[in-house]
RNA sequence: UGCCGAAUCCUACGGCCUCAGGGUCGGGGAACGGGGGAACCAGUGCGGGGGCGAGGACCGCCUCCGUGGGGCGAAUCGGGUGGAGCGCGGCUGCUCCACACGCCCGUAGCGCCGCUCUUUCGGCGCGAGCCCGUCAGCUAACCCCGUAGGCCGGAGAAGGAG
Numbered sequence: 001u002g003c004c005g006a007a008u009c010c011u012a013c014g015g016c017c018u019c020a021g022g023g024u025c026g027g028g029g030a031a032c033g034g035g036g037g038a039a040c041c042a043g044u045g046c047g048g049g050g051g052c053g054a055g056g057a058c059c060g061c062c063u064c065c066g067u068g069g070g071g072c073g074a075a076u077c078g079g080g081u082g083g084a085g086c087g088c089g090g091c092u093g094c095u096c097c098a099c100a101c102g103c104c105c106g107u108a109g110c111g112c113c114g115c116u117c118u119u120u121c122g123g124c125g126c127g128a129g130c131c132c133g134u135c136a137g138c139u140a141a142c143c144c145c146g147u148a149g150g151c152c153g154g155a156g157a158a159g160g161a162g
Stems, first nucleotide, its partner, number of pairs: 002151003008030004013026005031147006041137001045067009068135001069132004077106005082097005109126005115162007
């Protein structure tokens, strides 16, 4: 011999710039990552109300109402809570704006603790955002796309493999 992440490397081709080392944009290649897409197989729902089954529960069936679905990513799921102003002086009153955003607490999951991988203990952090547009299970052939962006500041303990 830093970190997250696929997001790195090469270029003999072209343009521009140059402090003449190179830089940058485009093209090409490698590697890495992602999506679409047969057969076989899988699946054909979820929430709520009512009814039937000896029917209270589980389960099955019928029926009515509601509900689009999917992708990248660790980033899901659950719970709680109205906010601002004014008046009064400690009343729970008035006005405005919202009615779900926001905020808070957890959580599936993910990352870090400094050479790499790995196990245990301990500690810390994240738990976002964006896209497709009524379409998508898996998926050989085949097709398409991406190569961004961001961040620290002294490194915990023990074991194993390099």

A computed fold for a 162-nucleotide RNA from a soil metagenome, annotated as c-di-AMP riboswitch aptamer (ydaO/yuaA leader). RNAcentral holds the sequence, with entries from MGnify.